[in-house]
RNA sequence: CGCCGAAUCGUUCGCUCGCGAACGGACGGGGGACCCACUGCGGCCGAGGACCGGCCGCCGGGGCGAAUCGACGUCCGGAUGACGUCGUAGCGCUGCUCUCCGCAGCGCGAGCCCGACAGCUCACCUCGCAGGCG
Numbered sequence: 001c002g003c004c005g006a007a008u009c010g011u012u013c014g015c016u017c018g019c020g021a022a023c024g025g026a027c028g029g030g031g032g033a034c035c036c037a038c039u040g041c042g043g044c045c046g047a048g049g050a051c052c053g054g055c056c057g058c059c060g061g062g063g064c065g066a067a068u069c070g071a072c073g074u075c076c077g078g079a080u081g082a083c084g085u086c087g088u089a090g091c092g093c094u095g096c097u098c099u100c101c102g103c104a105g106c107g108c109g110a111g112c113c114c115g116a117c118a119g120c121u122c123a124c125c126u127c128g129c130a131g132g133c134g
Stems, first nucleotide, its partner, number of pairs: 001134004008025008027128005036119001040058007060117001061114004069087007090108007
């Protein structure tokens, strides 16, 4: 100097001079009415053509983020799950194009958190303001 990202700017104070704390602006996230919307799989039983009801069991449910989903293979008795390969929804950068659209190339397609609990959601409440890369 440039890139991903909401993650930056200002004031005051402290300090080991690079940071820390408090308060604001910008930016970003979560919770939260009316209305509207909303229930997985397996086993057993009742009824039984199907639908349906009851009981039991588990692999609960949710948030940030582009980071979802599928096929094949391995592990497991099986469901679920884990790992690997190849793809994929989606995302980013560069170049061409005046811009958009489009095209080409190169990458990502992770990880973490809440803790039995949250749909949407006015008012209202509350939190973040990091980290990483060239």